[in-house]
RNA sequence: GCGGAGGGUUGGAUGGCCGCGAGGCUUUUGUCUCGAGGAAAGUCCGGACUCCCUGAAGCAACGGUGCCGGGUAACGCCCGGGCGGAGCGAUCCGACGGAAAGCGCCACAGAAAACAGACCGCCCUCGUUCGCGGGGGUAAGGGUGAAACGGUGGGGUAAGGGCCCACCGCGCUUCUGGCAACAGCGGCGGCACGGCAAGCCCCACCGGGAGCAAUGCCAAAUAGGGAUUUCGCGGGGCCAGACCCCAGGGCCGCUUCAGCCCGAGAGGUCCGGGUUGGCAGCUAGAGCCAACGGGUAACCGUUGGCGUAGAGGAAUGGUCAUCUAGGGCGGCAACGCCUGGACAAAAUCCGGCUUACAGACUCUCCGCGCGA
Repeated sequence: GCGGAGGGUUGGAUGGCCGCGAGGCUUUUGUCUCGAGGAAAGUCCGGACUCCCUGAAGCAACGGUGCCGGGUAACGCCCGGGCGGAGCGAUCCGACGGAAAGCGCCACAGAAAACAGACCGCCCUCGUUCGCGGGGGUAAGGGUGAAACGGUGGGGUAAGGGCCCACCGCGCUUCUGGCAACAGCGGCGGCACGGCAAGCCCCACCGGGAGCAAUGCCAAAUAGGGAUUUCGCGGGGCCAGACCCCAGGGCCGCUUCAGCCCGAGAGGUCCGGGUUGGCAGCUAGAGCCAACGGGUAACCGUUGGCGUAGAGGAAUGGUCAUCUAGGGCGGCAACGCCUGGACAAAAUCCGGCUUACAGACUCUCCGCGCGA
């Protein structure tokens, strides 16, 4: 210098005028202050918070997650590592538990797609009209396929075949290293076990439901509703009542344990309601920044500092001027003229992921070439 990999920051500035929303002050009309984002988005995960559901344990059902270790309030997120794949490399990608628990499926092609089997071929043998045909052996070669029942080489054989041997693969396993996933070395086994679990399933772990239009308060009237009380009310103990015991029924899908409640009907008394509107919830929070310390890192700890959207169908806008990153044209140049701002916008709040984003700045690393 060229090409590439992985991050980070930023993503117009100032002022005038006219408006909008919120708050403060005020002599009721002014004045002052503040007023979107890194994604406010998709609403895909995880929580906080609130209400609803008798509780606990186990089981079942349903849903989710799925190599290992760590981080975190938690996660399907993040960090580090392992394994597999791609790349010369930086680095990137991976639903990455189990297929010797069981069931199911494997299109087309092909002889055969899973208790193997034999189309062409090869070998032996019998026959022959010399074209080939019958019987047997074989699976090395050909052909089909995404996938063909271990691979390569040698020995052996009629031809062949783990039939035998070496190496590789596979399975089991000692030892070593590692918290672990796993890796390495050695031994044993001639091979028994094709693939799919993003088909059912099995295993391990996790999980109640609904959502700020949650929910609470104020609030005129009606109905439904709730509480309490009287009458009434299974059996037994007792003369009877209180009371006690037993039985029955109900409350979580099932079981067990615990707890709670008690039928129908009639009457009295009291409470009460939530359309619409107002207020609260409503913005200081698992917050941000810096230094130091711990950790490879994610992250954690200590100390110090910082701090203004909170509307409620929804404000954050328009216009003008000056300037500006950048772009175009002219010019040798200084410079002049023209142009000129990405994606998109809060709606209870956080942690993530994903998606959109003109351009500018910046850090680390890799490959190739050149120079010293």

RNAcentral holds the sequence, with entries from ENA and Rfam.
A computed fold for a 372-nucleotide RNA from Roseobacter sp. HKCCD6547, annotated as Bacterial RNase P class A.
A source record names the gene rnpB.
Rfam family: Bacterial RNase P class A. Rfam classes the family as a ribozyme.
Lineage of the source: Bacteria > Pseudomonadota > Alphaproteobacteria > Rhodobacterales > Roseobacter.
Of the family's consensus pairs, 97% are formed in the model.
The prediction has a mean pLDDT of 77.